[in-house]
Context: one part of a larger RNA
Molecule: small-subunit ribosomal RNA, 5' domain
Organism: Picea glauca
RNA sequence: GGAUUAACGCUGGCAGCAUGCUUAACACAUGCAAGUCAGACGGGAAGUGGUUUUUCCAGUGGCGGAUGGGUGAGUAACUCGUAAGAACCUGCCCUUAGGAGGGGAACAAUAGCUGGAAACGGCUGCUAAUACCCCAUAUGCUGAGGAGAAAAAGGAGGAAUCCACCCAAAAAGGGGUUCACGUCUAAUUAGUUAGUUGGUGAGGCAAUGACUUACCAAGGUGACGAUCAGUAGCUUGUCCGAGAGGAUGAUCAACCACACUGGGACUGAGACACGACCCAGACUCCUAUGGGAGGCAGCAGUGGGGAAUUUUCCGCAAUGGGUGAAAGCCUGACGGAGCAAUGUCACGUGAAGGCAGAAGGUCCACGGGUCAUGAACUUCUUUUCUCAGAGAAGAAACAAUGAUGGUAUCUGAGGAAAGAGCAUCAGCUAACUCUGUGCCAACAGCCGCAGUAAGACAGAGGAUGCAAGCGUUAUCC
Numbered sequence: 001g002g003a004u005u006a007a008c009g010c011u012g013g014c015a016g017c018a019u020g021c022u023u024a025a026c027a028c029a030u031g032c033a034a035g036u037c038a039g040a041c042g043g044g045a046a047g048u049g050g051u052u053u054u055u056c057c058a059g060u061g062g063c064g065g066a067u068g069g070g071u072g073a074g075u076a077a078c079u080c081g082u083a084a085g086a087a088c089c090u091g092c093c094c095u096u097a098g099g100a101g102g103g104g105a106a107c108a109a110u111a112g113c114u115g116g117a118a119a120c121g122g123c124u125g126c127u128a129a130u131a132c133c134c135c136a137u138a139u140g141c142u143g144a145g146g147a148g149a150a151a152a153a154g155g156a157g158g159a160a161u162c163c164a165c166c167c168a169a170a171a172a173g174g175g176g177u178u179c180a181c182g183u184c185u186a187a188u189u190a191g192u193u194a195g196u197u198g199g200u201g202a203g204g205c206a207a208u209g210a211c212u213u214a215c216c217a218a219g220g221u222g223a224c225g226a227u228c229a230g231u232a233g234c235u236u237g238u239c240c241g242a243g244a245g246g247a248u249g250a251u252c253a254a255c256c257a258c259a260c261u262g263g264g265a266c267u268g269a270g271a272c273a274c275g276a277c278c279c280a281g282a283c284u285c286c287u288a289u290g291g292g293a294g295g296c297a298g299c300a301g302u303g304g305g306g307a308a309u310u311u312u313c314c315g316c317a318a319u320g321g322g323u324g325a326a327a328g329c330c331u332g333a334c335g336g337a338g339c340a341a342u343g344u345c346a347c348g349u350g351a352a353g354g355c356a357g358a359a360g361g362u363c364c365a366c367g368g369g370u371c372a373u374g375a376a377c378u379u380c381u382u383u384u385c386u387c388a389g390a391g392a393a394g395a396a397a398c399a400a401u402g403a404u405g406g407u408a409u410c411u412g413a414g415g416a417a418a419g420a421g422c423a424u425c426a427g428c429u430a431a432c433u434c435u436g437u438g439c440c441a442a443c444a445g446c447c448g449c450a451g452u453a454a455g456a457c458a459g460a461g462g463a464u465g466c467a468a469g470c471g472u473u474a475u476c477c
Base pairs, nucleotide, nucleotide: 001477002476003475004474006473007472008471009470010469013347016344017343018342019340020339021305026303027302028301030300031299032298035063036062037061040060041059043057044056045055046054070258071257072256080182081181082180084178085177088175089174090173095169096168098166099165101135102134103133104132111124112123113122114121115120141148142147154163155162156161184230185229191221192220193219196218197217198216199215200214201213202212203211233255235253237248238247239246240245260281261280262279263278264277283294284293285292286291311337313336314335315334319333320331321330322329323328350380351379352378353377360371361370362369363368385414386413387412388411389410390409394404421466422465423464424463425462427446428445432461433460434459435458436457443448
């Protein structure tokens, strides 16, 4: 000098765009953040004078809750990055080729009885389906030459037809897995490793593999730094630098890991699952003491910690996601507004004229100098500001649909009106005098300054630098 997710002190007009718990992965009151489908199904209820009808609801069932959103605790590892590979899986979407034949038994809800303080149940009986089961069928699969086992469902409509369903193949996208190289510090860490390294058989997996297991062999790794220990999410990037390189990993994007702590599986195309389940633990809450409930590292918000970080806001109008045939519904993703000079960029706080060089301050050699064209005064302008009127684009897709927002913008009126500070002034380093103080009080980044004329302390006048900011502190180059 530059930089920062900065903080602190003084000061503070406005607009655009960004950014905003770096600390306690500390604990959380309250509300919301994942639902949807009645065109899969049987019921219940409301409403209508009646009817084709309409609306709502718990339950069975389907799809989605593995995405989106958060955090960086752990991890020095095929975690990540670059470049390759073979032994794999893949719901929805697209393409292609076929198929959906025949039967059956239940279980919820509802009803009755009943337990419990509650959470939640128990027993009996009934019933539907795109829920479940059996038989048949097979281009394909397994298999090695015998053969074997495995599918399916309907719904809407007057119909055409549309939407669903099953098997197989292919593609895309996604995921699992292997490997080469790269990936911090320490040798005051030198040896380490028994499922350890390899083989055979078996099991297991979507798949390879000590992944697991039985037997056999004794290997594997290491000064090219193993092992142990410490620290740490990694990267595209960001900052500094002419570069080499150093530091760093906020926001945005990709990957990984985690979801009160530890462990586990279930369902499913996909999880060992943030707002699912089970067990144990710590903590909090309810309780009739028998037993139960909970998990903000989602958005707001609270307490706490801290130098320090915002609203318990508006809307699904746009983009995107889930579901649905659709209308639609849901969406704290997202779009917006609010707060904060936190940053960056832009504009303003007036412009032109004006010497009797005004009053006043201050210095003085008492002549005058300076603040200073600065003010007053004259003329003008209205960016901003206040008031009034008009008023968007963003909406695609005939029409309709805007949270933002009566916002941006435009027009008119008014009046210089409402708007400048901060730091420094011995040298480095741009900018000097007076008064006070008297090695005191103080200043200070380094050198140093102050002991009676201090350009270095304090105040004043003046000056210099930057400017809605300025200075200090912290960290990096």